[in-house]
Context: one part of a larger RNA
Molecule: small-subunit ribosomal RNA, 3' major domain
Organism: uncultured bacterium
RNA sequence: UGACGGGGGCCCGCACAAGCGGUGGAGUAUGUGGUUUAAUUCGAUGCAACGCGAAGAACCUUACCUGGGCUUGACAUCCGGUGCUAUCCAUAGAGAUAUGGAGUUUGGCAGCAAUGUCGACGCCGAGACAGGUGGUGCAUGGUUGUCGUCAGCUCGUGUCGUGAGAUGUUCGGUUAAGUCCGGCAACGAGCGCAACCCUUGCCUCCAGUUGCCAGCGCGUAAUGGCGGGAACUUUGGAGGGACUGUCUGUUCAUGCAGAAGGAAGGUGGGGAUGACGUCAAAUCAGCAUGCCCCUUACGCCCAGGGCUACACACGUACUACAAUGGCCGGUACAAAGGGGAGCGAACCUGCGAAGGUGAGCCAAUCUCAUAAAGCCGGCCCAAGUUCAGAUUGGAGUCUGCAACUCGACUCCAUGAAGUUGGAAUCGCUAGUAAUCGUGGAUCAGAAUGCCACGGUGAAUACGUUCCCGGGCC
Numbered sequence: 001u002g003a004c005g006g007g008g009g010c011c012c013g014c015a016c017a018a019g020c021g022g023u024g025g026a027g028u029a030u031g032u033g034g035u036u037u038a039a040u041u042c043g044a045u046g047c048a049a050c051g052c053g054a055a056g057a058a059c060c061u062u063a064c065c066u067g068g069g070c071u072u073g074a075c076a077u078c079c080g081g082u083g084c085u086a087u088c089c090a091u092a093g094a095g096a097u098a099u100g101g102a103g104u105u106u107g108g109c110a111g112c113a114a115u116g117u118c119g120a121c122g123c124c125g126a127g128a129c130a131g132g133u134g135g136u137g138c139a140u141g142g143u144u145g146u147c148g149u150c151a152g153c154u155c156g157u158g159u160c161g162u163g164a165g166a167u168g169u170u171c172g173g174u175u176a177a178g179u180c181c182g183g184c185a186a187c188g189a190g191c192g193c194a195a196c197c198c199u200u201g202c203c204u205c206c207a208g209u210u211g212c213c214a215g216c217g218c219g220u221a222a223u224g225g226c227g228g229g230a231a232c233u234u235u236g237g238a239g240g241g242a243c244u245g246u247c248u249g250u251u252c253a254u255g256c257a258g259a260a261g262g263a264a265g266g267u268g269g270g271g272a273u274g275a276c277g278u279c280a281a282a283u284c285a286g287c288a289u290g291c292c293c294c295u296u297a298c299g300c301c302c303a304g305g306g307c308u309a310c311a312c313a314c315g316u317a318c319u320a321c322a323a324u325g326g327c328c329g330g331u332a333c334a335a336a337g338g339g340g341a342g343c344g345a346a347c348c349u350g351c352g353a354a355g356g357u358g359a360g361c362c363a364a365u366c367u368c369a370u371a372a373a374g375c376c377g378g379c380c381c382a383a384g385u386u387c388a389g390a391u392u393g394g395a396g397u398c399u400g401c402a403a404c405u406c407g408a409c410u411c412c413a414u415g416a417a418g419u420u421g422g423a424a425u426c427g428c429u430a431g432u433a434a435u436c437g438u439g440g441a442u443c444a445g446a447a448u449g450c451c452a453c454g455g456u457g458a459a460u461a462c463g464u465u466c467c468c469g470g471g472c473c
Base pairs, nucleotide, nucleotide: 008473009472010471011470012469013468015464016463019428020427021426022425023424026319027318028317029316030315031314032313033312034310035309042053043052064305065304066303067302068301069300070299073129077128078127079125080124081123082122083121087102088101089100090099091098092097107118108117109116110115131294132293134292135291136290140288141287142283143282144281145279147277152191153190154189155188156187157186158167159166160165171182172181173180197271198270199269200268202240203239204238205237206236207235208234212229213228216227217226218225243265246259247258248257249256250255321421325380326379327378328377329376330375331374337368338367339366342361343360347356348355349354387418392413393412394411395410396409397408398407434456435455436454437453438452439451440450
């Protein structure tokens, strides 16, 4: 000077409290530990690992294992020789590959041509080298997490101190804030805070197509379907709007409390934005990279298997245990997205997954696409049930060379545990929690995960003694 204290003071935060819903019990999904295994590839490990890298493991991916092969190599540059390759077929083989057959362009320059030379490409040969998801994140770059969007972290000059250092940055107020005001041996300044950026909420102007339809007209069983219109909605560009500006009280000041007007009021809501640093935090497997190591193998190709195992333990989710419910019929209202090797309407077939055919659409035009909870009516009557749906048997659909190991979905049958969950523990303060459906990325196929979108829409906060984390003295 810091850090720490079951020292003190002041102050914050869903930190507690007040509430609402969960987790911990069940089944399943998924990740991890452990165990098993020929292999179950590797990494991540308190918060800050565990639906994490992986936004998608049947082959591929793939790094692992078993077996079969290759050795200048799957890939790059250089040298010598040669002049073809590509592609297809047959045979052998699990394939990699091997053998045989068919097949066949040459691009530039010089030259009449033969040919020469250079180059692409293939083959053969020799070696320099390639190659390594092998090691070290405690050699590193880059990137990231975390304390924490916490209000802090520093510098110049001056002053003080022998010096380390202090001062400024402390103090009195105030703020979300080292925010601002006042004071002061300090005076200034920088990185942070705030603002500038995006989005959302109100208004105006401009512009109307693929969107809109108030008024006028036409037409239809019906529909902005048509003429037309530019009002409204909406789209997307430019502006305005909020500044404690006004009023009252209070204060020396900063500010605070209230009121008016206003779509919005005191940072309006949300996002992006993460100071100096901490954890030798994470990553050599995204990439790059020093050093070390392998070089007929720790490299490369291939088939099959594994990453999907299963006595068990933990994390995160989904579905339930029902009547604020389940089932059946009818009926209403979104937003945001995706679509050309694509989205696929209508119609037909099928109980259905889906199939057949294929209009339209490179999309405010066509399409995915019926939103669901809701509302109206009916049944169920407290039961392991008309709750719940695991498991298993059978029959199918789709994707794809290929669904045995190991896909998703459909139909019939089957109908397990489960009657609200011990100790303990998590999230959330408003369009939030809870609940309901919708879309997207990845992707041939394969979400209960992730990311996004809207619908319905609460309760509670006395307070800061206590628990946790943090700031200042």